[in-house]
Molecule: Bacterial RNase P class A
Organism: uncultured Nocardioides sp.
RNA sequence: GGCUGGCCGGGCGACCGCGUGGCGCCGAGCGAUCGGGGCACCGAGGAAGGUCCGGGCUUCACAGAGCAGGGCGGUGGGUAACACCCACCCGGGGCAACCCGCGGGACAGUGCCACAGAGAACAGACCGCCACUCCGGUCUCACCACCGGAGCGGUAAGGGUGAAACGGUGGUGCAAGAGACCACCAGCACGCCGGGUGACCGGCGUGGCUAGGCAAACCCCGUCCGAAGCAAGAUCAGACAGUGCACGUCGGUUCCGACCUGGAGGGCUGCUCGCCCGAGUGCACGGGUAGAUCGCUGGAGGCUGUCGGCAACGGCAGUCGUAGAUGGAUGGUCGCCCUCGCUCCUCACGGAGCGGGACAGAACCCGGCCUACAGGCCAGCCCCU
Numbered sequence: 001g002g003c004u005g006g007c008c009g010g011g012c013g014a015c016c017g018c019g020u021g022g023c024g025c026c027g028a029g030c031g032a033u034c035g036g037g038g039c040a041c042c043g044a045g046g047a048a049g050g051u052c053c054g055g056g057c058u059u060c061a062c063a064g065a066g067c068a069g070g071g072c073g074g075u076g077g078g079u080a081a082c083a084c085c086c087a088c089c090c091g092g093g094g095c096a097a098c099c100c101g102c103g104g105g106a107c108a109g110u111g112c113c114a115c116a117g118a119g120a121a122c123a124g125a126c127c128g129c130c131a132c133u134c135c136g137g138u139c140u141c142a143c144c145a146c147c148g149g150a151g152c153g154g155u156a157a158g159g160g161u162g163a164a165a166c167g168g169u170g171g172u173g174c175a176a177g178a179g180a181c182c183a184c185c186a187g188c189a190c191g192c193c194g195g196g197u198g199a200c201c202g203g204c205g206u207g208g209c210u211a212g213g214c215a216a217a218c219c220c221c222g223u224c225c226g227a228a229g230c231a232a233g234a235u236c237a238g239a240c241a242g243u244g245c246a247c248g249u250c251g252g253u254u255c256c257g258a259c260c261u262g263g264a265g266g267g268c269u270g271c272u273c274g275c276c277c278g279a280g281u282g283c284a285c286g287g288g289u290a291g292a293u294c295g296c297u298g299g300a301g302g303c304u305g306u307c308g309g310c311a312a313c314g315g316c317a318g319u320c321g322u323a324g325a326u327g328g329a330u331g332g333u334c335g336c337c338c339u340c341g342c343u344c345c346u347c348a349c350g351g352a353g354c355g356g357g358a359c360a361g362a363a364c365c366c367g368g369c370c371u372a373c374a375g376g377c378c379a380g381c382c383c384c385u
Base pairs, nucleotide, nucleotide: 001382002381003380004379005378006377007376008375010337011336012335013334014333015332016331018043019042022039023038025036026035027034028033045359049370050369052368053367054366055365056364057229058228059227060226064273065272066271067270069225070224071223072222073221074088075087076086077085078084089103090101091100092099093098104220105219109218110217111214112213113212126159127158128155129154130153132151133150134149135148136147137146138145167185168184169183170182171181172180186210188207189206190205191204192203193202194201195200233294234293235292236291242285243284244283245282246281247280251260252259253258265277266276267275268274301320302319303318304317305316306315307314308313338357339356340355341354342353343352344351345350
């Protein structure tokens, strides 16, 4: 100078004031119960925020099957589970510590790559290079050779365009060129050997000369997924007023064992099939109630020690009991201390005065991720001097 991880974020005392549960007291009441007071303990977070994920729990269903839809996408492990966490592999960035990840498939198919450029994936000839024919010029007795132009062919090595142009370097060869051929290298495919649980890594051999990028484009492949949600739901009490419309509740046979037929509406995710419940349902208008209790805090819990593991984390032992409100408590004042800034004084140490002290508030609970944060502290690692 950086990188990674962790912690605090006001403390102490006094007085007054709130709330739950506990202990206990007083009063009213036949009782259920109601009211009041006292004592001790406890009483907002690392994110309580976002509501982006995963669950616990509750209700419905549990008869599935298919389609649709959604999540994930290297390997192995952790976890109740996850899109989370740990370790490793590969790719990229960085001198490094470390950080990032759009991490299966581009030869299943479709699509896009502006502009520039000849041509952007069954590509392609602008400038060039070369052969042949013809015309003109120079030299020459003439031919040849050289220069320029036109026509007709060959070419993709050189140059240009571009983010990207169908492997790279060197050579052989050719009229000039080209993996056309050769050597070495890179890539790809196949085979073999070694290491690793694995993703992968290393090595050897053979081959053809080499088939761009984007899937966080549609898609393909693999794998996983019931729905809704504490305003879920359960119990008690209490009050009221129904009206209209639509469809249905039906029926048959019988040897009374049973068989046939019919069924509005509802449930199983969004749809289809299928299955189940089913006698009253659906729609519109109108009326009443909105109270009390539970759910509601003992948890995949916290802390300490120890063992296993690279780690995430897990096992064992001990210990603690740390909010539960419901228009919604956890506060106010004073003093001292802490920290930061400014001003003044002092030789200095230091002292005095003034001002500031972040983000922000539980609402069923838990595991993550993301975002916000004044000021301050600790540890490890890397680089430079």